The RNA shown here (transfer RNA) has 74 nucleotides and comes from an Elusimicrobiaceae bacterium.
The source organism's lineage runs through Bacteria, Pseudomonadati, Elusimicrobia, Elusimicrobiales and Elusimicrobiaceae.
It matches the Rfam family "tRNA". Rfam classes the family as a transfer RNA.
RNA sequence: GCGCCUAUAGCUCAAUUGGUUAGAGCAAUCGACUCAUAAUCGAUGGGUUCCAGGUUCAAGUCCUGGUGGGCGCA
Numbered sequence: 001g002c003g004c005c006u007a008u009a010g011c012u013c014a015a016u017u018g019g020u021u022a023g024a025g026c027a028a029u030c031g032a033c034u035c036a037u038a039a040u041c042g043a044u045g046g047g048u049u050c051c052a053g054g055u056u057c058a059a060g061u062c063c064u065g066g067u068g069g070g071c072g073c074a
Base pairs, nucleotide, nucleotide: 001073002072003071004070005069006068007067010026011025012024013023019057028044029043030042031041032040050066051065052064053063054062
């Protein structure tokens, strides 16, 4: 330099071949339980879906460009 894959909550990942509230587990906070801590149970908060455009009635999902990461070739 070229090709392919990938980016969603603090972390690990879902999201039905574009369709109507963006979720789960862990973590965090609060509460219950306990003499206390852990474990367990309940509740709560947390997202500009990497960035900028485009298509569409509707985009996390499709298209274009860019950025970061991974793999391969040279």